[in-house]
Parts: sequence; C1' cells; structure tokens
RNA sequence: CGAGCCGGUUGGUCAGCCGCGCGGGAGACCGUGAGGAAAGUCCGAGCUCCACAGGGCAAGGGUAGCGGAUAACAUCCGCCGAAGGCGACUUCAGGACGAGUGCAACAGAGAUAUACCGCCGGCGUUCUCGCCGGUAAGGGUGGAAAGGCGAGGUAAGAGCUCACCACGUCCCGCGGUAACGCGGGAGGUCUGUAAACUCUACCCGGAGCAACACCGACACGGGGGUCAAGCCUGCCCGGCAUCCCCGGACGGGUGGCAGGAGGUGUGCGGCAACGUGCGCCCAAGAUAGAUGGCUGACGAAUACAGAACUCGGCUUAUAGACCCGCUCGCAGA
Repeated sequence: CGAGCCGGUUGGUCAGCCGCGCGGGAGACCGUGAGGAAAGUCCGAGCUCCACAGGGCAAGGGUAGCGGAUAACAUCCGCCGAAGGCGACUUCAGGACGAGUGCAACAGAGAUAUACCGCCGGCGUUCUCGCCGGUAAGGGUGGAAAGGCGAGGUAAGAGCUCACCACGUCCCGCGGUAACGCGGGAGGUCUGUAAACUCUACCCGGAGCAACACCGACACGGGGGUCAAGCCUGCCCGGCAUCCCCGGACGGGUGGCAGGAGGUGUGCGGCAACGUGCGCCCAAGAUAGAUGGCUGACGAAUACAGAACUCGGCUUAUAGACCCGCUCGCAGA
C1' cells in the first nucleotide's frame, strides 16, 4: 500500500425569538423534558388480581454438547465437537432413527429390499434365442444402491475370509471438574430423515397497569336496628329522621408511577461473563396524551425512529462521524 476479520463509541452542539407538558414560587420567573433501539411484543422476571391444602398421573407447551455467570432466561462468558476459510475468524434447529411407526418426489429393475443390462451354471433349442437358478464385482439411474482398497477365495461373485484405512457402539488405561481427547482391545457397518410422529431427561397454573387498590359527586338504589330526642301528631302504627351494612355510578379523582436486581468513576478478585468495597449522581411521567417551530453559526446533520407500570435479554431498522485489536499478500528499511 492492497484485500479482509473482529469489537466498540457517537448519532448533534451553541446563540436569539415564539410555543407546550411536569415540578417549584404569592408573583416576576426559575428548574426540567424521549431512544439506542422508546419498535417487534419473541423469551426471562418484579408487581397485581384470580385459582390452588399437599403429593402423584395424564393432556398441552417449552428447553436440549459441557462448565460457569445471573434474581431468572431460549441471554451472556469460557470450553468441547462438527462444518467452512490459507488465515484473522465464522456458522450450528449440537440428546436419541441399534424401541416402534411414517416418509424418501423425479429418475431407476430395485429406496431397505430388488436382477434391467452384464457375468456364471443348468435345461431346452428352429443355433441364437427362451426358461430356471446363482451373483451387487462391472454398466446404467439417483442426493443416497449394501463402507473404501488390495489379496485370498469362487462356476461367477460377495466382509465369505484376512491385512490396512474410515465410521459409529462397548470395555480397559492415561489426561481433563466435565463435554471430550489420546492409546489399546472386542464385536459391528442393513441407508437417510426427529425444522416427521415418537422416545429420553429437565422445566412450566391463568390473566395482565385498560392489572389492581382507595375516595366520592349523584337530595341514586336495596337491606337491617332505634323510636331516646325532633317533625307529621295529643296517643299507637307508619314515614321523615338517625345509626349500621351492601350495591350502582361518572369515558370522575387519587394512588399504582419513576430511588431501581439503578447509573457512573475507581480499587480488588476472576481468562471472561460477572462479583464486591469506596466515592459521586437522581435523570420525562402525560391521559386526547407535552418534549416543537423559525433564524444564524459549525464539512453536512437530512438516518432509523417517538415514552405510556418497570427491569434483564433477544431480534429487527439505522444517513453520517470516530476508534481499539488482529489476519493474509506485495514492496521497502
């Protein structure tokens, strides 16, 4: 210099004028006001109400290499295995098809058991064909056809037998917390597919802040007690009344609702995710729903987008600006 790999940050700032929500103030006015994804609502929780004594089984749903992190997770970190890449590195729906069932289009004779061509044997024969049997070594089809290759063997052949190699199962030894790796041995190779049913192990109540709780206007409704006082009414009953309980209600009000598994700087522990000590910070809270507009300056600011109970993740969208580390190739010192 060229070609790549990986991770991270930011995603407007300042000034003037006008305007809006929330908080404070008697007032003038002051303070504060969207995001990295606020999004999709796909996982995991907090919180609330409903159901539920406790346990088991079934149905339904979910998770799936190992170890760790975490409140928890399908997330994250580290590692193992497989596949791809010269490499940095990337991807994995990564338990089981040796329990059973299903499926394997087209092509092909045959898709889990088969003989189309060919090869070999027998019989017949019009003498080059027919029938029967053997054969998966050769041809052809296919993504896949009896593990590959060599030797023995045979009528021809075949893991039929043997050596080597490949794959997976079991046993032993060594290393590792483990997944697993390395070495040796035994017995196999009769396919693939579980993003097919299914099997194995483990996990799981339902609904969601329009949840839910509280307050009450309404000369609103229902039930019960007392007639001690007051009114109808001089007396009884009854009503008003008075006390208690329950309900409806208005697109009502308040809470839920902004200090939390919180953010940030730094020290320590850890490969890391993360944990922990100390210091500092408090940062929208609407309910028809504010967070905006104009002008000027800065290379440009125009990207994706807009809170609605709150956190931890994942996924998706994203103009522009900036940065750490690494790989390969070429050239030079």

The RNA shown here (Bacterial RNase P class A) has 333 nucleotides. Its Rfam family is "Bacterial RNase P class A". From the family's description: Ribonuclease P (RNase P) is a ubiquitous endoribonuclease, found in archaea, bacteria and eukarya as well as chloroplasts and mitochondria. By type it is a ribozyme. The coordinates come from a structure-prediction model, not an experiment, and the mean pLDDT is 76.